This is a predicted structure of a 105-nucleotide RNA (SAM riboswitch aptamer (S box leader)) from Candidatus Chloroploca asiatica. It was read from a public genome assembly, where an Rfam model found it. The prediction has a mean pLDDT of 85.
RNA sequence: CGCUUAUCCAGAGAGGCAGAGGGACCGGCCCGAUGAAGCCUCGGCAACCUCCAGGGAAUCCCUGGAACGGUGCCAAUUCCGGCAGCGACUACUGGAAGAUGAGCG
Numbered sequence: 001c002g003c004u005u006a007u008c009c010a011g012a013g014a015g016g017c018a019g020a021g022g023g024a025c026c027g028g029c030c031c032g033a034u035g036a037a038g039c040c041u042c043g044g045c046a047a048c049c050u051c052c053a054g055g056g057a058a059u060c061c062c063u064g065g066a067a068c069g070g071u072g073c074c075a076a077u078u079c080c081g082g083c084a085g086c087g088a089c090u091a092c093u094g095g096a097a098g099a100u101g102a103g104c105g
Base pairs, nucleotide, nucleotide: 001105002104003103004102005101006100007099008098013042014041015040016039017038021031022030023029025082026081027080028079043074044073045072048070049069050066051065052064053063054062055061056060078097083094084093085092
């Protein structure tokens, strides 16, 4: 980097360094000198991988529990929309794109 698959309306921030950007992209709307990005320390959330128990079953699935370890995450639903359907707005449903995990190349 590509492919497959699952999830994305819940949850969880303080300090130090730094010094103007950030929220993927585009449009909007927000966040930011009462300090953005990035880096470091400590803390936390969650439960994908992992472990335990029970159940059902062709090697997988369901339910409950744990949190040492591998990731991830800690403004706003993935911040909202973008494409399609429903005549239009709104709303809803599905999709695309993106993010993360696990597996494979």